[in-house]
Context: one part of a larger RNA
RNA sequence: GAUAAACGCUGGCGGCAUGCCUAAGACAUGCAAGUCGAACGGCUCAGUGGCGAACGGGUGAGUAACACGUGGGUUACCUGCCUUCAAGCUGGGGAUAACAGUUAGAAAUGAUUGCUAAUACCGAAUGUGCUAGAAAUAGUAAAGAAGCCUUUAAAGCUUCACUUGAAGAUGGGCCUGCGGCGUAUUAGAUAGUUGGUGGGGUAAUGGCCUACCAAGUCAACGAUGCGUAGCCGGACUGAGAGGUUGAUCGGCCACACUGGGACUGAGACACGGCCCAGACUCCUACGGGAGACAGCAGUUAGGAAUAUUCGGCAAUGGGCGAAAGCCUGACCAAGCAAUGCCGCGUGUGAGAUGAAGGUCCUCUGGAUUGUAAAUCACUUUUAUUAGGGAAGAACGGUAAGUAUAGGAAAUGCUACUUACGUGACGGUACCUUUUGAAUAAGCCCCGGCUAACUACGUGCCAGCAGCCGCGGUAAUACGUAGGGGGCGAGCGUUAUCC
Numbered sequence: 001g002a003u004a005a006a007c008g009c010u011g012g013c014g015g016c017a018u019g020c021c022u023a024a025g026a027c028a029u030g031c032a033a034g035u036c037g038a039a040c041g042g043c044u045c046a047g048u049g050g051c052g053a054a055c056g057g058g059u060g061a062g063u064a065a066c067a068c069g070u071g072g073g074u075u076a077c078c079u080g081c082c083u084u085c086a087a088g089c090u091g092g093g094g095a096u097a098a099c100a101g102u103u104a105g106a107a108a109u110g111a112u113u114g115c116u117a118a119u120a121c122c123g124a125a126u127g128u129g130c131u132a133g134a135a136a137u138a139g140u141a142a143a144g145a146a147g148c149c150u151u152u153a154a155a156g157c158u159u160c161a162c163u164u165g166a167a168g169a170u171g172g173g174c175c176u177g178c179g180g181c182g183u184a185u186u187a188g189a190u191a192g193u194u195g196g197u198g199g200g201g202u203a204a205u206g207g208c209c210u211a212c213c214a215a216g217u218c219a220a221c222g223a224u225g226c227g228u229a230g231c232c233g234g235a236c237u238g239a240g241a242g243g244u245u246g247a248u249c250g251g252c253c254a255c256a257c258u259g260g261g262a263c264u265g266a267g268a269c270a271c272g273g274c275c276c277a278g279a280c281u282c283c284u285a286c287g288g289g290a291g292a293c294a295g296c297a298g299u300u301a302g303g304a305a306u307a308u309u310c311g312g313c314a315a316u317g318g319g320c321g322a323a324a325g326c327c328u329g330a331c332c333a334a335g336c337a338a339u340g341c342c343g344c345g346u347g348u349g350a351g352a353u354g355a356a357g358g359u360c361c362u363c364u365g366g367a368u369u370g371u372a373a374a375u376c377a378c379u380u381u382u383a384u385u386a387g388g389g390a391a392g393a394a395c396g397g398u399a400a401g402u403a404u405a406g407g408a409a410a411u412g413c414u415a416c417u418u419a420c421g422u423g424a425c426g427g428u429a430c431c432u433u434u435u436g437a438a439u440a441a442g443c444c445c446c447g448g449c450u451a452a453c454u455a456c457g458u459g460c461c462a463g464c465a466g467c468c469g470c471g472g473u474a475a476u477a478c479g480u481a482g483g484g485g486g487c488g489a490g491c492g493u494u495a496u497c498c
Stems, first nucleotide, its partner, number of pairs: 001497003005494005012344006018337002020302001025300003029297003034051003039048002058255003068179007077172002082168007090124001092122002099114006129140004144160005181227003188218003193215008230252004234245004257278005280291004308334001311332002316330001317328004347378004357369005383435001386432003397420007442487005447468003453482005463470002
């Protein structure tokens, strides 16, 4: 000098940050992921179907590793939504949930019979293309909905969707050079081990897996083992070199009660999904079931120690939707804490009879506290009173209208104009105003280092102390008082790093 700090004494206000470092211990309760009726049968709900739930949020247990950082490779790869380009979107079928009936169970949850729809599912057709192949050839897709026009239907147009392919963008997978801990009181380690061939598997390379063959591979330039640890941008310190560190914010990784596994999907081996095993907790009619806060609050335990079971989707961002909109403990705001940083205030000027009181002394007196007080004249930040303040934060949206290439027309796309409405914070910030010095100072130290001295008490006692050291009767070092010094809404102590 610094801190995610704690403790002691003290404490006026504001702004901005930060706030379980310990038990990755256990958790009551509420909320944290839904949305679409312009996919569907239908009466909202519930249900089928689509998209999302793999993002966002938390934590740092594990990990010494291509985990991370940095530079490359991928002719060895994938990529939903988005953008561009090319081509298409034909014609059929059988079911099933919901629902109704019956029925098992305490419940969780089922069983069975019957009915029905789709952008759910399955054939057929076509094949711009794509895949396999040397070629011949073989294989390979789709789904509609809303609006406009029209007397209705058909056809047509617009928008959104759907299918195939090519490219891009974005996001990832894999490989690799180099770099960053300790220990040799760890010296040898290794049989899928090292390589090859065939096969399997994957989006993809590869002992990734498997059969066979060979006997290799790593290591004193530290293998293997053990211990410790998430890594980085950064942060602290330092003139620098370096040392230490990895809270908040950002990037990457890993994990989600413990261990294992796959399913779905563009993407997971999935925190608030599924299955199995285990420990634990709860319900039970004893037959069987339910659960997982390292999401936001909150409880308990542990600890020196760390906050509200608050408001809102107004903004930013995300999911769904054509949109309106819905959801969002992300986020934005508020609450608590001097935990930190920064700012402001606790008055200003005049005022000597150098008052009283205190302290000290050479004691009829003097020194000091000290312009300090009283007193006089001012000011009003802050506080308080009463008003104003729909400020800013607002862009988008809805309705009406105008213009516009193309088109028979209309709708639509795009741009513009007008009107309407939308704020959690919050009656907050800020402004004006009333009252009146009024509402606001402590903490540590005074032997040397180190700025600041006297008196009394005590008498190697009581005590102090960072180091040197003080105290045994004149203690500037202990305790108290007066005085003084330092910092100041803080001041000291402890802990840790430089």